Predicted 3D model of a 370-nucleotide RNA (Bacterial RNase P class A) from Nocardioides sp. The prediction has a mean pLDDT of 77. The sequence is in RNAcentral, with records from ENA. Its Rfam family is "Bacterial RNase P class A". By type it is a ribozyme. Rfam links the family to the GO terms tRNA processing, ribonuclease P activity and dimeric ribonuclease P complex.
């Protein structure tokens, strides 16, 4: 200088004037609530609600079943389907990138198109061996001399039986690969090397796996996001989740039931368990308000220490939205590269998606000079 990979980072900036929403302070007040001043005041994804955990309530929560999740290995963490690092296995010349990565000799299943055959298989084309209509062609032979009779040799092969899994096609995949020797052709039927599987054993790592020696029959296909087996987890519903105050109403009918136990509660289901006088329905009537929960938390930010990281400790500093008809805008003024996806609703950790346009860093590969 050109291409390229992997991580981080920021989301228009200043300044004026006007508005909104908590909360704090003062002052007015007819206590309903009004002024001022004054702090804070959306996001990297606030999002999709796809795992995961608090937290709340069902009885702090029990057995089995049945149902869901999870799936190299070792860390990490409150947890996890998530992060590290590290095994294998693909891709890439590399930096580095991807994998929904437990088992296919427990068992049933399935393998679409094409193909002859898809699993302990397959003869579709070839290839070989037998036979062998038709048809060319050659010599002789018998004669009654007839375009007569009977038969044989090459040749060429429709067709039929059979062997061959070497070639050819087909497909994602066809029942190991090269070479030999052998045969009629052929073929782990045999032999040499190689690759793969299985067993034994050395050795190296916590492990996942790697490596090397020997043996074995020679070669076993693939799917588990098909049932299924295995190993670990896993009790429901969710802030409309509870809770607490204040207000407003009426009641009737039918039916179970009160210790021989209705009905309710514990997860779908069975057990077992706790409760204990009321409860289902069906028709009427009434409410539609406040307050807590609610923002201080597995907290941001910094600096030091363990650790490869992920992260975890210890100190320091700091408070940073809490509406409930539900703020977070608007107008001007200057600059620039003229600003994209998009907005809280109990809180967190992740993941998955979207997004103008921009900075930074570390690494690869090529060319050039030196």
């Nucleotide at each position: 200088c050109g291409g390229g990979c992997u991580g981080g980072c920021c989301g228009g900036g200043c300044g004026a004037c006007c508005g909104c929403g908590u909360g704090g302070a003062c002052c007015c007040u007819u206590c309903g609530g009004g002024g001022u001043c004054u702090c804070c005041g959306a996001g990297g994804a606030a999002g999709g609600u796809c795992c995961g955990g608090g937290c709340u309530c069902c009885g702090a929560a029990g057995a089995g079943c049945a149902g869901g999740g999870u799936g190299g290995u070792g860390g990490g963490u409150a947890a996890c389907a998530c992060c590290c690092a590290c095994c294998c296995g693909g891709g890439g010349u590399a930096a580095c990138c991807c994998g929904c990565g437990g088992g296919a000799c427990a068992g049933u299943g399935c393998c679409a198109c094409a193909g002859a055959g898809a699993a302990c298989a397959g003869a579709c084309c070839g290839c070989c061996u037998c036979u062998g209509a038709c048809g060319u062609u050659c010599a002789a032979g018998c004669c009654a001399c007839g375009c007569g009779c009977a038969g044989g040799g090459a040749c060429u092969g429709a067709g039929g039986a059979g062997g061959u899994a070497a070639g050819g096609g087909u497909g994602a995949a066809a029942c190991g690969g090269u070479g030999g020797a052998g045969u009629a052709a052929g073929a782990g039927a045999c032999c040499a090397c190689c690759a793969g599987c299985a067993c034994g054993u050395c050795g190296g790592g916590c492990g996942a796996c790697c490596g090397g020696c020997g043996u074995g029959g020679c070669u076993c296909g693939g799917c588990a996001a098909a049932c299924c087996c295995c190993a670990c987890c896993u009790g429901g519903a969710g802030c409309a989740a509870g809770a607490u105050c204040a207000g407003a109403c009426a009641g009737u009918g039918c039916g179970c039931g009160u210790u021989u136990g209705a009905g309710g509660g514990c997860u779908g289901c069975u057990c077992g368990c706790c409760u204990g006088a009321g409860u289902g329905c069906a028709c009427g009537g009434g409410u539609a308000g406040a307050u807590c929960g609610c923002u201080u938390g597995a907290g941001a930010c910094c600096a030091c220490c363990g650790g490869c990281a992920a992260c975890g400790g210890u100190g320091g500093c700091c408070c940073u939205a809490g509406a409930u008809g539900g703020a977070u805008g608007g107008u001007c003024g200057c600059c620039c590269c003229c600003g994209a996806c998009a907005g809280a609703a109990c809180c967190c950790g992740g993941c998955c998606u979207a997004c103008a346009g921009g900075c930074c860093a570390g690494c690869c590969c090529g060319u050039c000079c030196g």